[in-house]
RNA sequence: AAUUCUAACGGCGAUGGAGUUCGCCUUAACCGCCUUAACGGCUGACGACUCCUGCAUAAAU
Numbered sequence: 001a002a003u004u005c006u007a008a009c010g011g012c013g014a015u016g017g018a019g020u021u022c023g024c025c026u027u028a029a030c031c032g033c034c035u036u037a038a039c040g041g042c043u044g045a046c047g048a049c050u051c052c053u054g055c056a057u058a059a060a061u
Stems, first nucleotide, its partner, number of pairs: 010025004016052006032042003
């Protein structure tokens, strides 16, 4: 100096916040699906659970 491993911290898991938990990443993890030359179309606020917020549909007061 380089590489590898481990630990801690941190970050990430297609649209918000919080808690718990799981998985992943060390500059990566991650960045939905269908169709098209292009245009375009569809589902979902969660990786999972719970709560809250926003949006949509139906009913009641």